This is a predicted structure of an 82-nucleotide RNA (transfer RNA) from a Solirubrobacterales bacterium.
The organism belongs to Solirubrobacterales, within Bacteria.
It was read from a public genome assembly.
Its Rfam family is "tRNA". Rfam classes the family as a transfer RNA.
The coordinates come from a structure-prediction model, not an experiment, and the mean pLDDT is 81.
[in-house]
RNA sequence: GGCGGGGUUCCGGAGCGGUCAAACGGGCUCGGCUGUAAACCGAGUGGCUCUGCCUUCGCAGGUUCGAAUCCUGCCCCCGCCA
Numbered sequence: 001g002g003c004g005g006g007g008u009u010c011c012g013g014a015g016c017g018g019u020c021a022a023a024c025g026g027g028c029u030c031g032g033c034u035g036u037a038a039a040c041c042g043a044g045u046g047g048c049u050c051u052g053c054c055u056u057c058g059c060a061g062g063u064u065c066g067a068a069u070c071c072u073g074c075c076c077c078c079g080c081c082a
Base pairs, nucleotide, nucleotide: 001081002080003079004078005077006076007075010026011025012024018065027045028044029043030042031041032040046054047053048052058074059073060072061071062070
């Protein structure tokens, strides 16, 4: 340099253009249980002025009524080829 795969919330990881602040597991917080802890069980875990609104899926653009998802360029990681 060429080809292919990938980058998602604290971590891992799933994710048909609308049903997504986005499953599931871990961690963490609060509560229950326990003499204490562990284990187990329940709830919560982007933000806010919370029937809703705003922001977010590597970065910057584009398409669309609507993008984590499609398109373009770039950055980074992995594999193969040279």